Description: Model confidence (mean pLDDT): 80 of 100. Predicted 3D model of a 113-nucleotide RNA (Glycine riboswitch aptamer). Rfam family: Glycine riboswitch aptamer. From the family's description: This family represents the bacterial glycine riboswitch. The sequence was found by an Rfam model in a public genome assembly.
RNA sequence: AGGCGCGGCUCUGGAGAAGCCCGGAAACGGGGACCGAAGGUGUAAGGCGGACGGCAGGAAGCAGGGAACGCCCCUCCGCCGAAUCUCUCAGGUAAAAGGACAGAGGGGAAUGC
Numbered sequence: 001a002g003g004c005g006c007g008g009c010u011c012u013g014g015a016g017a018a019g020c021c022c023g024g025a026a027a028c029g030g031g032g033a034c035c036g037a038a039g040g041u042g043u044a045a046g047g048c049g050g051a052c053g054g055c056a057g058g059a060a061g062c063a064g065g066g067a068a069c070g071c072c073c074c075u076c077c078g079c080c081g082a083a084u085c086u087c088u089c090a091g092g093u094a095a096a097a098g099g100a101c102a103g104a105g106g107g108g109a110a111u112g113c
Base pairs, nucleotide, nucleotide: 003113004112006108009105010104011103012102013101020031021030022029023028033093034092035091039089040087042085046080047079048078049077050076051075052057054062055061064073065072066071
C1' cells in the first nucleotide's frame, strides 16, 4: 500500500401470523387465538476448572456390568459455549412503519488475517 474481515451510514430486495371478539362517544380497558426475522432466553460439538478413582479416564477400551443376545455401558460436577434451531418475555398479525438476512455504494475504526 492492497485485499479479506469488523462496526456504522445510504440505496435496493426482504417472510410469517385476526384490519379478531367484548365494553366504551373517544381515549382506553378486557378476552381468548395466532406468528417469529428487531431485541432477549435456552442449547451441540468443543474449551476451561474441580472432584472422584481397579486400569484407563482424548479415543479405543481392559476388567466388570447390563441386554431385546443384533449389541450397549464403562466417571461425575460446575462454568464458558452458535444458528434463520428453541421459547414466545419483548415485539408483531390490512397498508405504512419495523424487519433477521442478502446485494451495492461511499466512507470509518483498526492491525484480527